Predicted 3D model of a 160-nucleotide RNA (Lysine riboswitch aptamer) from a sheep gut metagenome. The coordinates come from a structure-prediction model, not an experiment, and the mean pLDDT is 78. Its Rfam family is "Lysine riboswitch aptamer". Rfam describes the family as follows. Riboswitches are metabolite binding domains within certain messenger RNAs that serve as precision sensors for their corresponding targets. For this family Rfam cites "The L box regulon: Lysine sensing by leader RNAs of bacterial lysine biosynthesis genes" (Grundy et al., Proc Natl Acad Sci U S A, 2003).
[in-house]
RNA sequence: GAUAGAGGCGCGGUGUUCAUCAGUACCGUACGGCAAGGCCAGGCAGCCGUCGGACGGGAAAGGGCUCAUCGCCGAAGAUCCGGCAGGAGGCCUGCUCCUUCGGUUCUGGGCUGUGCAAGAAGAUUGUACAGACUGUCACAAAACUUUGUGGAGCGCUAUC
Numbered sequence: 001g002a003u004a005g006a007g008g009c010g011c012g013g014u015g016u017u018c019a020u021c022a023g024u025a026c027c028g029u030a031c032g033g034c035a036a037g038g039c040c041a042g043g044c045a046g047c048c049g050u051c052g053g054a055c056g057g058g059a060a061a062g063g064g065c066u067c068a069u070c071g072c073c074g075a076a077g078a079u080c081c082g083g084c085a086g087g088a089g090g091c092c093u094g095c096u097c098c099u100u101c102g103g104u105u106c107u108g109g110g111c112u113g114u115g116c117a118a119g120a121a122g123a124u125u126g127u128a129c130a131g132a133c134u135g136u137c138a139c140a141a142a143a144c145u146u147u148g149u150g151g152a153g154c155g156c157u158a159u160c
């Protein structure tokens, strides 16, 4: 240097089942209140009153669970920066959101708890800290395969 592997409630993608989202948004009917506003901001254009409870009808996306399958072991995830990359919000500018590409930095792994953020949410996700557990290497000790301390995947093991 190349190839192949290991960690385990292991990581991610796709499809699928189920619940939740929610009797919410939205639509219709009648009634009542308000009056020049409303649709992300400005301009233009277009459309439409607006709010409230009552009655009737009534979703979806994201996220989650089940199962199947695919690709894998920096698997993957996150922070920051960049692209005048693509898309959405009627058009332009801004702003916001989504997707994608590149670079930097951090995290061995899952679990539990607490804080913060996101979320409809006591689900879940991300992140910080703490705890034990687990895999790996180094050092030390010994009761000889256990114990203790410490490090990090740019690592470890095997073969060539």
Base pairs, nucleotide, nucleotide: 001160002159003158004157005156008073010072011071012070013069014068015067018064026057027056028055029054031052032051033050034049037048038047039046040094041093042092043091044090076107077106078105080103081102082101083100085099086098087097088096089095108134109133111131112130113129114128115127116126117125118124136151137150138149139148140147141146